[in-house]
RNAcentral holds the full RNA, with entries from ENA and SILVA.
Large-subunit ribosomal RNA, domain III from Pseudoalteromonas tunicata, 386 nucleotides, folded computationally.
Its mean pLDDT, the model's own confidence on a scale to 100, is 84.
Context: one part of a larger RNA
RNA sequence: AAGUAACGAUAAUGGGAGUGAAAAACUCCCACGCCGGAAGACCAAGGGUUCCUAUCCCAUGUUAAUCAGGGUAGGGUGAGUCGACCCCUAAGGCGAGGCGGAAACGCGUAGUCGAUGGGAAACGGGUUAAUAUUCCCGUACUCGGCAUGAAUGCGAUGGGGAGACGGAGCAGGCUAGGCAGGCAUGGCGUUGGUUGUCCAUGUGAAAGUAAGUAGGUUGGAGACUUAGGUAAAUCCGGGUUUCCUUAAGACUGAGAUACGAGACGAGCUACUACGGUAGUGAAGUUGUUGAUGCCAUACUUCCAGGAAAAUCCUCUAAGCUUCAGUUCAUGAAGAAUCGUACCCCAAACCGACACAGGUGGUCAGGUAGAGAAUACUAAGGCGCUU
Numbered sequence: 001a002a003g004u005a006a007c008g009a010u011a012a013u014g015g016g017a018g019u020g021a022a023a024a025a026c027u028c029c030c031a032c033g034c035c036g037g038a039a040g041a042c043c044a045a046g047g048g049u050u051c052c053u054a055u056c057c058c059a060u061g062u063u064a065a066u067c068a069g070g071g072u073a074g075g076g077u078g079a080g081u082c083g084a085c086c087c088c089u090a091a092g093g094c095g096a097g098g099c100g101g102a103a104a105c106g107c108g109u110a111g112u113c114g115a116u117g118g119g120a121a122a123c124g125g126g127u128u129a130a131u132a133u134u135c136c137c138g139u140a141c142u143c144g145g146c147a148u149g150a151a152u153g154c155g156a157u158g159g160g161g162a163g164a165c166g167g168a169g170c171a172g173g174c175u176a177g178g179c180a181g182g183c184a185u186g187g188c189g190u191u192g193g194u195u196g197u198c199c200a201u202g203u204g205a206a207a208g209u210a211a212g213u214a215g216g217u218u219g220g221a222g223a224c225u226u227a228g229g230u231a232a233a234u235c236c237g238g239g240u241u242u243c244c245u246u247a248a249g250a251c252u253g254a255g256a257u258a259c260g261a262g263a264c265g266a267g268c269u270a271c272u273a274c275g276g277u278a279g280u281g282a283a284g285u286u287g288u289u290g291a292u293g294c295c296a297u298a299c300u301u302c303c304a305g306g307a308a309a310a311u312c313c314u315c316u317a318a319g320c321u322u323c324a325g326u327u328c329a330u331g332a333a334g335a336a337u338c339g340u341a342c343c344c345c346a347a348a349c350c351g352a353c354a355c356a357g358g359u360g361g362u363c364a365g366g367u368a369g370a371g372a373a374u375a376c377u378a379a380g381g382c383g384c385u386u
Stems, first nucleotide, its partner, number of pairs: 013031006032383004040363004046343002050341001051075006060068002080141002082339003086119003092113003098107003122139005142335002146331007153320002158315004166302004172295003177289005182203006188196001208259003215252004219244008228236002264284001267280005303306001349358002365377004
């Protein structure tokens, strides 16, 4: 220079009350403004106590601060079903023997790890200052050592089936959701009108169980035979044949319906430390529209021809065959351990910062619209710390 530039998005503040030493910034109320495919809600990653309460203001906060993601103290994360662990494998890693190498070491079989994939099962309501598919209430479901009873060819690291999969596209059946009517409760205008075809609010409801619909796939059952499935096979595949049938049977399959359904519920009443607490409790339906969600890994079509293994079902080998094992029924111990607070397009993650940057997935109301564009708006959240 200079008490100058700057104080980090031009979304925006104003009034009243409270607290306090002190209030533009904190709290409450009333207006106004901004976002609303987000600037809302929920997860993964990452962070790690930042969550909640009390209290404090030296520093941190680009100003003040009574406030805080700041200091101090206390509290808070409850699981058979969510996720991990677990079983299984992919790319890839490691790798007994082995091969190569002077060695270090490299490669690699058996194997063993390795999810971003496959694999059993839970929903609704209530509750806390802070957790909830975890606690409580109600109603479910899965696996299951073991025990009892009955029946009985059981048996795998092997065979077979299933698991099991690409892109694009059409049409259909549904539902979530929306809208309108009806119904229920409340209201009747501080300014002319408003008992009406008026206004406001509510009208919501799961898993599961039962039966198996729209639809999809496939002909079905038996007998005989067999150069295939590394051995075997009653299984699978191939062949022959008989019977039943041309739409039934089998498998699959949204939704709807019934139960679940005692709860919840606008409002009202009482009390109140004004934060709430307790009690009571109406209607709880019809039509229409309608998804990018479900049926559907379907169907049609195309060439570039679109994981594996376990679980499950079935078949036998060795073996066992008074046993063991298996099947059915009933009962049932048990289901451990770890994560669970909070932020998560952000002031809590990655960017030296409370940084206009970056960060995968899910949800997707209304009016106008082809639309997840755009504009306005609901729920909800904010006005970006001079």